[in-house]
């Protein structure tokens, strides 16, 4: 210095232009009381711009990691 490739909830994934799941957390039922069990709630796409009615998805810049050449 050139190329890829990744970034999604506290943590691990998953998704086909319209946002899911498991676990972990709060509550609350249940139980003498803890565990398991059952319900609900919260919690979100790395950043700026651009195409589209409508973007995590395209496209373009950039930031972080990583990898391979030299």
């Nucleotide at each position: 210095a050139u190329u890829u490739u990744u970034a999604u909830a506290g943590u691990u994934g998953a998704a086909u232009a319209a946002a899911c799941a498991a676990c972990a957390a709060a509550a609350g039922c249940u139980u003498u009381u803890c565990a398991c069990g059952c319900u609900u709630u919260a919690a979100g796409u790395u950043u700026g711009g651009g195409u589209u009615a409508a973007a995590a998805u395209c496209c373009u810049a950039a930031u972080a990691a990583a990898a391979a050449u030299a």
Annotation:
A computed fold for a 70-nucleotide RNA from Paralophaster antarcticus, annotated as transfer RNA. Its mean pLDDT, the model's own confidence on a scale to 100, is 81. The sequence is in RNAcentral, with records from ENA. The gene name in the source record is trnE.